[in-house]
RNA sequence: CACGAUACUGCCAAACCAUUCGCGAGGGUGGGACGGAAAGCUACGGGUCUUCUGCAACACAGAAGAUCGCCGGGUUGCCAAAG
Numbered sequence: 001c002a003c004g005a006u007a008c009u010g011c012c013a014a015a016c017c018a019u020u021c022g023c024g025a026g027g028g029u030g031g032g033a034c035g036g037a038a039a040g041c042u043a044c045g046g047g048u049c050u051u052c053u054g055c056a057a058c059a060c061a062g063a064a065g066a067u068c069g070c071c072g073g074g075u076u077g078c079c080a081a082a083g
Base pairs, nucleotide, nucleotide: 004079011036012035016031017030018029019028020027021026034069040075041074042073044072045071046070047067048066049065050064051063052062053061054060
């Protein structure tokens, strides 16, 4: 430097449950662990989803949103064997 162990130290926390906020997708908090080496941060590109509008229409288009634990990009970063 790169890679990512049946290593070390800590870290995060899916489903589900309770409570709360939101029309909704979803978010917060507590419990809980399926998993994770960026499952830290960032909606920048694509995807998916929600609400509203147009439309004969579930298609399609536009607007406003949600998701970074869907993929990619950007950015910061712990440990560290073999190679």
Molecule: c-di-GMP-I-GGC riboswitch aptamer
Organism: Candidatus Vecturithrix granuli